[in-house]
Context: one part of a larger RNA
């Protein structure tokens, strides 16, 4: 490159991330409940025992064993918190030359927009309310030269 202008949405093709998903994995910290090493600690306490009491008998202490609390690790249940993976499925973005139509920018050919409702293959279309950032024409303030 200037209306042979731009421009907007569905659909169709590719790519690229992502939301939801029944499920499945895989990991995190908890919660109840079972089970309970090692040990401390507290009961009880065989056999023995130089150190402390005692002249000695005994006695105090110490101790196997047991029992009891705490207790790692192990299991069992219900859920959670993460991640990855998922038929299916929702829409994004992006992509020289694909489809249909032509919303929107002039009054864009039904002024646009916005809030709502209901429809529609899509851009939308209609009812209601509101806005002027609507063009045309005509009076009226106000402003600047």
């Nucleotide at each position: 490159c200037a209306c042979c202008g731009c421009c907007c949405g569905u659909c169709a093709c590719g790519c690229c991330a992502u939301g939801g998903a029944a499920g499945c994995u895989g990991u995190g910290a908890g919660u109840g409940c079972c089970c309970g090493a090692a040990g401390u600690c507290g009961g009880u306490g065989c056999c023995g025992c130089a150190a402390c009491c005692g002249c000695a008998a005994g006695g105090a202490g110490c101790a196997a064993g047991c029992c009891g609390c705490c207790g790692a690790a192990g299991g069992c249940a219900a859920g959670c918190g993460c991640a990855g993976u998922g038929a299916c499925u929702g829409g994004g973005g992006c992509g020289a030359a694909g489809u249909c139509g032509u919303a929107a920018c002039a009054a864009g050919g039904u002024a646009g927009c916005c809030g709502u409702a209901g429809g529609g293959g899509a851009a939308c279309c209609u009812g209601c309310g509101g806005c002027u950032g609507g063009a045309u024409c005509a009076c009226c303030u106000c402003c600047u030269u």